[in-house]
């Protein structure tokens, strides 16, 4: 220079057109003399950016970023 994969919550990810979701972690409350572990409950997302497409786009297209891989 081409090609292929991947980018969603702080961290690991799920969701392939129609309510963005789950673990762990963080934050109160409850149990405990205290912590830790359990339990309840809570906050946390411009869905890498930007544009079309559509009645609707994390999702399809198209550019440009970041990361890995392949090929000369």
């Nucleotide at each position: 220079g081409c090609c292929c994969c991947a980018g969603u919550a702080g961290c690991u990810u799920a969701g392939u057109a129609g309510u963005a979701g789950a673990g762990c972690a963080c934050c109160u409350g409850a149990c405990u003399u205290g912590u830790a572990a359990u339990c309840a409950g809570g906050a946390g997302g411009u869905c890498g950016g930007g544009a079309g497409u559509u009645c609707a786009a994390a999702u399809c297209u198209c550019c440009c970023c970041u990361g890995g891989g392949g090929c000369u």
This is a predicted structure of a 72-nucleotide RNA (transfer RNA) from a Candidatus Woesearchaeota archaeon. Lineage of the source: Archaea > Nanobdellati > Candidatus Woesearchaeota. The coordinates come from a structure-prediction model, not an experiment, and the mean pLDDT is 84.